Predicted 3D model of a 73-nucleotide RNA (transfer RNA) from a Bacillota bacterium. Model confidence (mean pLDDT): 82 of 100.
RNA sequence: GGGCCCUUAGCUCAGCUGGGAGAGCGCAAGGUUCGCAAUCUUGAGGCCAGGGGUUCGAUCCCCCUAGGGUCCA
Numbered sequence: 001g002g003g004c005c006c007u008u009a010g011c012u013c014a015g016c017u018g019g020g021a022g023a024g025c026g027c028a029a030g031g032u033u034c035g036c037a038a039u040c041u042u043g044a045g046g047c048c049a050g051g052g053g054u055u056c057g058a059u060c061c062c063c064c065u066a067g068g069g070u071c072c073a
Base pairs, nucleotide, nucleotide: 001072002071003070004069005068006067007066010025011024012023013022019056027043028042029041030040031039032038049065050064051063052062053061
């Protein structure tokens, strides 16, 4: 320098042909307990890496950029 893959909640990751943003753990409150742990219920938390484009509509498609992984040179 070139090819391919990844970037979504604090962490690990889903998101099925473009139309509802989610799970587990963690966090907060409450129930059970004398208290803790454990368990149950409820809740908060995300400009979907950044920018542009296509579209009535983009996490999803196209282009550029940044970061990470891998292969080739």
Its Rfam family is "tRNA". Gene Ontology term of the family: triplet codon-amino acid adaptor activity.